A computed fold for a 309-nucleotide part of an RNA from a wastewater metagenome, annotated as large-subunit ribosomal RNA, domain IV. RNAcentral holds the full RNA, with entries from SILVA.

Context: one part of a larger RNA
RNA sequence: CAAUACUAAAGGAACUCGGCAAAUUAUCUCUGUAACUUCGGGAAAAAGAGAGCUUUUAGAGCAUGAUCAAAGAAGGGGUAGCGACUGUUUAUUAAAAACAUAAGACUUUGCAAAAUAGAAAUAUGAGGUAUAAAGUCUGACACCUGCCCAGUGCUGCAAGAUGAAAAUUUAUAUGAAUAUAUAGGUACAAAUCCCAGUAAACGGCGGCCGUAACUCUGACGGUCCUAAGGUAGCAAAAUCCCUUGACGGGUAAGUUCCGUCCUGCACGAAUGGUGUAACGACUGCCCCGCUGUCUCUAGUAUUGACUUU
Numbered sequence: 001c002a003a004u005a006c007u008a009a010a011g012g013a014a015c016u017c018g019g020c021a022a023a024u025u026a027u028c029u030c031u032g033u034a035a036c037u038u039c040g041g042g043a044a045a046a047a048g049a050g051a052g053c054u055u056u057u058a059g060a061g062c063a064u065g066a067u068c069a070a071a072g073a074a075g076g077g078g079u080a081g082c083g084a085c086u087g088u089u090u091a092u093u094a095a096a097a098a099c100a101u102a103a104g105a106c107u108u109u110g111c112a113a114a115a116u117a118g119a120a121a122u123a124u125g126a127g128g129u130a131u132a133a134a135g136u137c138u139g140a141c142a143c144c145u146g147c148c149c150a151g152u153g154c155u156g157c158a159a160g161a162u163g164a165a166a167a168u169u170u171a172u173a174u175g176a177a178u179a180u181a182u183a184g185g186u187a188c189a190a191a192u193c194c195c196a197g198u199a200a201a202c203g204g205c206g207g208c209c210g211u212a213a214c215u216c217u218g219a220c221g222g223u224c225c226u227a228a229g230g231u232a233g234c235a236a237a238a239u240c241c242c243u244u245g246a247c248g249g250g251u252a253a254g255u256u257c258c259g260u261c262c263u264g265c266a267c268g269a270a271u272g273g274u275g276u277a278a279c280g281a282c283u284g285c286c287c288c289g290c291u292g293u294c295u296c297u298a299g300u301a302u303u304g305a306c307u308u309u
Base pairs, nucleotide, nucleotide: 001304002303003302004301005300006299007298008297010295011294014293019290027051028050029049030048031047036041038140075288076287077286078285079284080283081282082280083279087099088098103138104137105136106135107134108133109132115124116123117122141275142274143273144272146205147204148203151202152201153198154197155196156195160193161192167186168185169184170183171182172181173180174179206224207223208222209221210220233267234264245261246260247259248258249257
């Protein structure tokens, strides 16, 4: 000097990106226990008291020597975000808000099923049969899920347009003939165009001007464009540039946090919207307790390093 244990006056997060680390708590018995809630929970909530030894009384069990030693056992509460939950994941820097999930929806498939593998035979699907199987999206539950089919896609339609060669047929030429060449006729496939449907398909969801007897605002009116102009709900948000928005709360002091507002640069409804009890080695903020994190360091023990022999 370092590591590993341990101790510390007064203070108690002043440390720091952040209470990281450490400390507190911890076992058993009894008392007691809030909001909220899907009535199951929340809950060991929280907050308290006791425990040794001796004696007495009542009951039960056992057939037991004495002594020493080890191990063991939550810090708590409040409030927000995200994800319902248990689960899964980057073996070797990421455990999460990512994936999955029950549940919801759409699409395909009538069985020699669709789908998948294969050149095929064939196999899986399945010794299953639409309450089944496959694909895609959302993701418990509660309340809901608005408008747009113009574009792209998918489905349907078969009236029309377009649509190749082979085929067939006519004429001409060549040829002995099969036939070949040129020019025309007839009937005809998918696809495409046209027409219609479809958004829990891919996706999209405006601008300008005026207007109420203070002012402001604009229910109202005009006009242009569009396939349709963003509904409910939420909102400086995991989304807000201006921005440390404004107001309120908490602090002596708060770019974070919570509530409200709405001027949403650039929220918005299964690319789901808004809530939500329980849950989380998730992410913010606050409080109580606790402490060498700190004010501000000091000491002890062990091991190493180091010095001398």